[in-house]
Two RNAs folded together computationally: RNase P RNA and transfer RNA, 445 nucleotides in total. Rfam match: Bacterial RNase P class A. It is annotated as a ribozyme. Model confidence (mean pLDDT): 76 of 100.
RNA sequence: GGAGGACGCCGGGCCGUCGCGGCGCGCAAGCGUCGAGGAACGUCCGGGCUCCAUCGGGCAGGGUGCAGGAUAACGUCCUGUCGGGGCGACUCGAAGGAAAGUGCCACAGAAACAUACCGCCGCGCGAGGCUUCGGCGUCGUACGGCAAGGGUGAAAUCGUGCGGUAAGAGCGCACGGCGCUUUGCGGUGACGCGGGCGCGGGUAAACCCCACCCGGAGCAAGACCGCUCGUUCCUUCCCUCGUGGAAGCCGCCGGCCCGGCGGAAGACGAGCAAUGUCGCACCGAGGCUCGCGGUGACGCGAGCCCCAGAGAGAUGACGGCCACGGCUUCUUCGGAGGCUUGGACAGAAUCCGGCGUACAGGCGUCUCUCCGC
RNA sequence: GGCUCGGUAGCUCAGUGGUAGAGCGGGGGACUCAUAAGCCCUAGGUCGUAGGUUCAAAUCCUACCCGAGUCA
Repeated sequence: GGAGGACGCCGGGCCGUCGCGGCGCGCAAGCGUCGAGGAACGUCCGGGCUCCAUCGGGCAGGGUGCAGGAUAACGUCCUGUCGGGGCGACUCGAAGGAAAGUGCCACAGAAACAUACCGCCGCGCGAGGCUUCGGCGUCGUACGGCAAGGGUGAAAUCGUGCGGUAAGAGCGCACGGCGCUUUGCGGUGACGCGGGCGCGGGUAAACCCCACCCGGAGCAAGACCGCUCGUUCCUUCCCUCGUGGAAGCCGCCGGCCCGGCGGAAGACGAGCAAUGUCGCACCGAGGCUCGCGGUGACGCGAGCCCCAGAGAGAUGACGGCCACGGCUUCUUCGGAGGCUUGGACAGAAUCCGGCGUACAGGCGUCUCUCCGC
Repeated sequence: GGCUCGGUAGCUCAGUGGUAGAGCGGGGGACUCAUAAGCCCUAGGUCGUAGGUUCAAAUCCUACCCGAGUCA
């Protein structure tokens, strides 16, 4: 100097005039103060909160899936393991089980998980041939053995080599691959390095098995007010007569069963407001700075700050200056001047933690990597 | 604002791993004096988009885009 890698940040600033919403002050005019985002978005996960009487067990259903940790929780995050990619810094991974069972594997192919079409080998029979009469080889066929070779396919019974055999075969051996293991050592563990045993095709983002987690609905949840209506508050028995017990019936536990709860206080339902007050904006898993612990996610402590909000829904417009970008003129290459219609994605609505997606342009950090000099 | 569904030919829909189909509509032919119906032939598909799983995806999974319905 070039090419990268990792982490993080900004998303114009100031002034003036007019305007919008909340709150406070004021009789009023008005004044003061606060007023969008890193994603407020998608609504994909997880929680706070609220109601369903919700406390339990089981089935069904749904979700997650390497290990350890962080956290209120998570499908998120951190650190590591294994596997893939990269020369490397580094990065990506829905990463349990196919040796529990079932299903599927189109077409092709003999066969897609228990098989042999061509083929190879043995032996028997038949045909015809050669012969040095000992046999030799050829063709056909029945039986048996084999799975090496051919061929099919996305995939064909662990790969290569040597031995072995009638021919062959993990049948044996060497190297390599994969799996299992109540095995040794290291590690909390995933796992790694050895030992032993084995070689069983793929598919679980097919059913399923294993482990763990999950009750349902959602702030238009829900609570409290106002007005007008409607429905229902059960039956029998027992006694020691009570706020008792038993049986039945009805309703509820928003999938079902068990088990349970309730049945004269009131409860439930419908309608009316283009819904009054709260929930809801005061305080929070809050923010900022510093210190400490931890590899890190994060935790602990101290100090400071209060920071949008409603209701169908405010957060804008114009002008000027500056900064940035673009075009262009001059240049002593340091710079100086002119023009400018340029500036994204988007936008709170119950509140938080994540993930994913969109984004003009720009900036910073690194004792990070590779190449060239 | 919340929740629940859907997207396949011009239209309405089927297809839930193995070559994308039906009805109507369109085009051509034949029939008829002519038209319709009926008959014969035929064109037309990024299966909303992208990525993944699988030998193989409209179908299974994930993310995004678009469109409906519903809740006081």